[in-house]
RNA sequence: CGGGCGGUAGCUUAGCUCGGAAAAGCGCCUGGUUUGGGACCAGGAGACCGGAGGUUCAAAUCCUCUCCGCCCGACCA
Numbered sequence: 001c002g003g004g005c006g007g008u009a010g011c012u013u014a015g016c017u018c019g020g021a022a023a024a025g026c027g028c029c030u031g032g033u034u035u036g037g038g039a040c041c042a043g044g045a046g047a048c049c050g051g052a053g054g055u056u057c058a059a060a061u062c063c064u065c066u067c068c069g070c071c072c073g074a075c076c077a
Base pairs, nucleotide, nucleotide: 001073002072003071004070005069006068007067010026011025012024013023020057028044029043030042031041032040050066051065052064053063054062
C1' cells in the first nucleotide's frame, strides 16, 4: 500500500442479504420465597447501533469518507 472480516446495553452475541417503533443470554436494581446466602419466581433500569456526511416519508440495515481491532497478500530492509 491492496484485499477480507469485525465494531450494536457493563460483558458475550443476534438483527443487516430484502429499510418500517433495536432483541436475547449473563450481569445489575427492586419485590416475593429463605434465619441469611445461593437457587427459583415476578417486575424494572440500561445501547443517539465506532465517527461524519449523503439518499429516502423513513437508515443498525443502502451509498461515500474516516477511526480502531484481527487476518491474508504485496513492497522495503